[in-house]
RNAcentral holds the full RNA, with entries from ENA. Large-subunit ribosomal RNA, domain VI from Methanomethylophilus alvi, 244 nucleotides, folded computationally. It matches the Rfam family "Archaeal large subunit ribosomal RNA". Rfam links the family to the GO terms structural constituent of ribosome and ribosome.
Context: one part of a larger RNA
Order: sequence, then C1' cells, then structure tokens
RNA sequence: UUCGUGCCUGACGAGAAGGAUCCUUUAGUACGAGAGGAACAGGGAUUCGUCGCCUCUAGUUUAUCUGUUGUCUGACAAGGCAGGCAGAGUAGCCACGCGAUAGUGAAUAAGAGCUGAAGGCAUCUAAGCUCGAAGCCACCUUGAAAAAGAGGCACUAUAAGAUAUCCGUAUAUGACGGGUUUGAUAGAAGCCGGAUGUAAGUACUGAGGUUCGCCGAGGUAUUCAGUCCUGGCUAACUAACAUC
Repeated sequence: UUCGUGCCUGACGAGAAGGAUCCUUUAGUACGAGAGGAACAGGGAUUCGUCGCCUCUAGUUUAUCUGUUGUCUGACAAGGCAGGCAGAGUAGCCACGCGAUAGUGAAUAAGAGCUGAAGGCAUCUAAGCUCGAAGCCACCUUGAAAAAGAGGCACUAUAAGAUAUCCGUAUAUGACGGGUUUGAUAGAAGCCGGAUGUAAGUACUGAGGUUCGCCGAGGUAUUCAGUCCUGGCUAACUAACAUC
C1' cells in the first nucleotide's frame, strides 16, 4: 500500500544443474600406395555433482519387547535407579538404497568472410552485411507488489479480525496449515496391521542338594501367548469450553 477472501502478473533477484569417461553404431567407412585409420549425428552404461523419495536393501531407533548384573521396594509377582550391559526392533530421519537430471534459440569473442571506398588498384571496415565458442542472455527451477510509479482480476457491498482451545503436511519465538458439536482435530476404546518371542498363576515333571522333613535351577502344557505401538480404519466415550 491495504475492508475482507480468493486467484494472478512479474520489475528485480537466486541456481552450475550439470560435468566427465567408456562401450556400441557411424566403420574397417572417409583419408591413405600401403601400413594404418577418424569424425558429425544416434543408442546404452558408469562415475562425480544437483534435486526429490523411503517400496526394496542398509544404518540409526533415550518408542517398544526380551534376557541379564548391582542395589532398593520384607518375600513372590511387578517395578525404581545406573542411556547398566546384551539381543531384536516398527514409524520417523536417512545412504550404502530408489527415481529424475534434454537441448534449442538470440546477440557475440578470437577468428572466417561478402560487398566496399578513403587511395580509379587492393583491402573483412571506414558506412553496410553473413557466420562463429563448454563462455554471456533467454527458454528451465525458484523467491518476488516494500516494484513508494507500493500492480491487476473476480466476488461481496459494510461484510471484520483475534484471543482461547484440540492438533500438525508447519515450527527456535512469532508465523503457517487443519479442526472447534452443522465435528473424525487429538486422546481413550474396538478391529486390522506391526514389534518382541511364548507372560503370570496352576498342573505335570525335574539336574542336583538334603538335617530325609524337604529344597530345587531347568523343562512341558495351558500359550503364535503376554506386553507394547510415533501405523491404518471404525466410532462422538473424553476434550475442542469460553471470550474480546
């Protein structure tokens, strides 16, 4: 600047977004007496960068599950503390993983030229004109109306906005985005999916020890159990109240 909301333009900025190598083909061709031996264009791959992503692979995983050490809660069970140690580990984040990563045009540099005088000739230059580079500019990605010459369009025609609250595709704080009962925004619950790996209790056993009374690590069954989830779905049970 500007009610508000939505959609745009793009002055001016930022970017390097690409670089290199190999193979194949061109082609045993052009060229060359032969010996030898290319290139433009096309296709494929590798590597270094850049951008994005997490299906796979790998890493991490102070979510979680399990085993276990010391100690404490009188004992069991269940736990606290020491990121205790160790095994596994979803989501997320990530690379070692996956995907993408053309060139074209215009104006030119050195240079190559046309026409052409000064200077009856010659001369790429003095007037004029044509080409010419991984470089410059544009096309590409991105920021951008605070561009003070402060832009435009549409709707509405006096409509506002904010706090608060539940949250996250956002985040240092602000900001941004979604929801607020006309509701699936978060939590709880149920189901699905996933992590760990078979809970406690009970029963049956049982190495070994024994004061012969019993104690007893471990095992089997109940039990793909128990515990948990940063995931998805269902579903208003809880909280989205209230205010300026």